[in-house]
Molecule: SAM riboswitch aptamer (S box leader)
Organism: marine eukaryotic metagenome
């Protein structure tokens, strides 16, 4: 800076009391064992291979990049409780006698992953 972010996929050992990036509010997970740590499965398909169309560059269906699909899973990452667990700002619609509360929907902030 760009792209994704309402799917998926967990056992075991150590460890010993937090976790859920951090902070506020809620909500929840944890001694029926949390966080890290090792191991050994998984899951996904960002990079990556491989195929069709198509565009662009060539003289040229030599060959190179590019986009939509679309199979793959060696390899670099990543992840493996709840939508990025969930709201905080604005918007727009509904609920209410009415403010605020709420509730839906979009859009954003703030994150995480990756080129």
């Nucleotide at each position: 800076u760009c792209a994704u972010c309402c799917a998926g996929a967990g056992u075991g050992g150590u460890g010993g009391a937090g976790g859920g990036c951090a902070g506020c509010g809620g909500c929840c997970c944890g001694u029926u064992g949390a966080a890290g740590c090792c191991a050994c499965g998984g899951c996904a398909a960002c990079c990556c291979g491989g195929g069709u169309u198509c565009g662009c560059c060539u003289c040229g269906c030599c060959g190179g990049c590019g986009a939509c699909c679309u199979c793959g899973a060696a390899g670099g990452u990543g992840c493996c409780a709840a939508g990025u667990c969930c709201g905080a700002c604005c918007c727009u619609u509904c609920c209410u006698g009415a403010u605020g509360c709420g509730a839906a929907g979009g859009g954003g902030a703030c994150g995480a992953u990756g080129a």